[in-house]
Context: one part of a larger RNA
RNA sequence: AGCACACAGGGGAUGCCCUGGCGCAGGUAGGCGAUGAAGGACGUGGCAAGCUGCGAUAAGCUCCGGGGAGCCGCUAAGCGGGCUUCGAUCCGGAGGUGUCCUAAUGGGGAAACCCACCGCGGUAAAGCCGCGGUAUCCUCAUCUGAAUCCAUAGGGUGAGGAAGCGAACCCGGGGAAGGGAACCAUCUCAGUACCCGGAGGAAGAAAAAGCAACCGCGAUUCCCUGAGUAGCGGCGAGCGAAACGGGAACAGCCCAAACCGUCUGCAUGUUAAAGCCCUGGCGCGUUGUGCAGGCGGGGUUGAGGGACCUGACCUGGCUCCGGCCCGGAGGAGCCAGAGAGUCAAAAAAGGCAAUCUUAGCUGAAUACCAUGGAAAGGGUAACCACAGAAGGUGAUAGUCCUGUAAGCGAAAAGAUUGUCACUCUCGGACAGGCACCCAAGUACCACGGGACACGUGGAAUCCUGUGGGAAUUCGGGAGGACCAUCUUCUAAGGCUAAAUACUAACCUGCGACCGAUAGUGCACCAGUACCGUGAGGGAAAGGUGAAAAGAACCCCUGUUAGGGGAGUGAAAUAGAACCUGAAACUGUGUGCUU
Numbered sequence: 001a002g003c004a005c006a007c008a009g010g011g012g013a014u015g016c017c018c019u020g021g022c023g024c025a026g027g028u029a030g031g032c033g034a035u036g037a038a039g040g041a042c043g044u045g046g047c048a049a050g051c052u053g054c055g056a057u058a059a060g061c062u063c064c065g066g067g068g069a070g071c072c073g074c075u076a077a078g079c080g081g082g083c084u085u086c087g088a089u090c091c092g093g094a095g096g097u098g099u100c101c102u103a104a105u106g107g108g109g110a111a112a113c114c115c116a117c118c119g120c121g122g123u124a125a126a127g128c129c130g131c132g133g134u135a136u137c138c139u140c141a142u143c144u145g146a147a148u149c150c151a152u153a154g155g156g157u158g159a160g161g162a163a164g165c166g167a168a169c170c171c172g173g174g175g176a177a178g179g180g181a182a183c184c185a186u187c188u189c190a191g192u193a194c195c196c197g198g199a200g201g202a203a204g205a206a207a208a209a210g211c212a213a214c215c216g217c218g219a220u221u222c223c224c225u226g227a228g229u230a231g232c233g234g235c236g237a238g239c240g241a242a243a244c245g246g247g248a249a250c251a252g253c254c255c256a257a258a259c260c261g262u263c264u265g266c267a268u269g270u271u272a273a274a275g276c277c278c279u280g281g282c283g284c285g286u287u288g289u290g291c292a293g294g295c296g297g298g299g300u301u302g303a304g305g306g307a308c309c310u311g312a313c314c315u316g317g318c319u320c321c322g323g324c325c326c327g328g329a330g331g332a333g334c335c336a337g338a339g340a341g342u343c344a345a346a347a348a349a350g351g352c353a354a355u356c357u358u359a360g361c362u363g364a365a366u367a368c369c370a371u372g373g374a375a376a377g378g379g380u381a382a383c384c385a386c387a388g389a390a391g392g393u394g395a396u397a398g399u400c401c402u403g404u405a406a407g408c409g410a411a412a413a414g415a416u417u418g419u420c421a422c423u424c425u426c427g428g429a430c431a432g433g434c435a436c437c438c439a440a441g442u443a444c445c446a447c448g449g450g451a452c453a454c455g456u457g458g459a460a461u462c463c464u465g466u467g468g469g470a471a472u473u474c475g476g477g478a479g480g481a482c483c484a485u486c487u488u489c490u491a492a493g494g495c496u497a498a499a500u501a502c503u504a505a506c507c508u509g510c511g512a513c514c515g516a517u518a519g520u521g522c523a524c525c526a527g528u529a530c531c532g533u534g535a536g537g538g539a540a541a542g543g544u545g546a547a548a549a550g551a552a553c554c555c556c557u558g559u560u561a562g563g564g565g566a567g568u569g570a571a572a573u574a575g576a577a578c579c580u581g582a583a584a585c586u587g588u589g590u591g592c593u594u
Stems, first nucleotide, its partner, number of pairs: 001593009015579001016543002020514002022511007029503002031165002039101003042055003046079002049075003061095006070083003106115003116134007136162009169200001170198005179188002184234001210217002221248004231239002252495003259297010275284002277328002280325003302473001304438003308433004313428002316335006337426005350420009360408003366381004382399002384388001390402003444468008454480001475490005530537002550578001553565004
């Protein structure tokens, strides 16, 4: 020195474990904010570093409810003090307080700071202190008010609203490239990523100018199918429908216009015409007529609908109205009746009841023997079960604890449903006539683009930058160029629940999901330490024991290091560098070989 064996050191694999993660399902909720949010800074405890809570009323204040014996949060014990059956701590509901920064909003600013003005109060005081107000934009109202007469612009005041944040889902405005096409340019990736705007608990879409095919259907949305079909495509790579059919869910409405009334403005008109509901008379004539606008009525459709005129039919009661008189016709209001309603078609705020949510409560049934440190395991004999889910307890517990099955419960706040109250609406149908209305720089056309599965193609359909530019029902669009026939629908205004999408947050349950190099980056004081000028990047790190019973006392030593005794404990080779404790690596002893 090598090999072998034994015993150590070192190291932290493996096994076991889980207050952490991951995923799914169901439900709730789907927002917060100038009444100052989200997020922070700084404070706040008798002693107080961090975390948590809270805000100068500062680990808390008040009221109401629950609960019932201890309590003054955690690391984390101690010292010093308190509270509590006159019900504390704790849990829930409603309030109060809530520094400073931040949309930040009196002005400024290098966030958590600096500097003001006005009013009120304290004060002898103008200083100082306290409280309140003072940003911008928009809308409405109101007071003023230039050039410039009226006016307008502008200015002031008051009231209301907005602003910012938030995971995904949704709609709209913009909009790539890597890559694919084995290159690459049309194409694809993809209207994706990303940026911006906007909204809601969903959003968008939606009551046919639709499909279809000579038969018919009857708003929209979503799923299955049709179907990788029909098609599109340097006919390459690739892209890729729709109708029918089957389901989920179902809901329909309001305006514009014609016409009538009324108000305002402008024009016309001046002694007499038109007009003042109808007939006649009196009277008025600041009436009337035309245009524009506001308001009210009317009206909303495709076997076209409506307006206006005429005719006849049905339809509760009462009161009032017109320049006057007689009658007719008409209009308005009230009551009764009927219908509807807050989630569309108009809208506000309530009462009561039920159910649910935000604390909780009741809740069956076992003993002994031996082993062991400890019994829940073993043995013997019982019991409950609408409860033998689960977790804990010194090893494996239906009957020890928390629970579980099954029931019960709210002063207060909230949600849903129902009802009452309340609010709103109430002429309809028929025949004939007339030809007044039925959404215009629109439809449509040309050119240039875009969207449609459809790349310009025979290219319909939808959108529109430029130019041109209709018709009003004997009208107009569509049925994939176009034309005819036929069929079907009625554009150029608007609203609309459900079925659908998503989950930051809360609750419940589950897992042939992970088990500390895994599972979230984070099981642990982690978006921390640390790195970077910055945007940003981003860790490592779990386990004594059933219980600290965490080793009094003695000894070695420079030593609060380390160790040896003693003691605790079932165990200390469980001693805090603490469960188990593999390998590399380093030793000691013995044997063999050289």

The part of an RNA shown here (large-subunit ribosomal RNA, domain I) has 594 nucleotides and comes from a Dehalococcoidales bacterium.
The full RNA is in RNAcentral, with records from ENA.